Source information
The RNA shown here (transfer RNA) has 71 nucleotides and comes from a Candidatus Pacearchaeota archaeon. Rfam family: tRNA. Gene Ontology term of the family: triplet codon-amino acid adaptor activity.
[in-house]
RNA sequence: GCGCCGGUGGUUUAAUGGUAGAACCUCUGCCUUCCAAGCAGAUGAUCCGGGUUCGAUUCCCGGCUGGCGCA
Numbered sequence: 001g002c003g004c005c006g007g008u009g010g011u012u013u014a015a016u017g018g019u020a021g022a023a024c025c026u027c028u029g030c031c032u033u034c035c036a037a038g039c040a041g042a043u044g045a046u047c048c049g050g051g052u053u054c055g056a057u058u059c060c061c062g063g064c065u066g067g068c069g070c071a
Base pairs, nucleotide, nucleotide: 001070002069003068004067005066006065007064010024011023012022013021018054026042027041028040029039030038047063048062049061050060051059
């Protein structure tokens, strides 16, 4: 330099064009003499810019970044 794959709450990960879900973590409440466990609830995310579309996590282009391969 070229090619391929990935980027979503603090972490791990779903969502193939129609309200971004789940588990763990954190916080609150219930339960318990207390703690843990359990139950209920809450907070919190689409890497950036542009395009297509009534509507984009999703499709297209460019960039950033991580991994792999080739040279």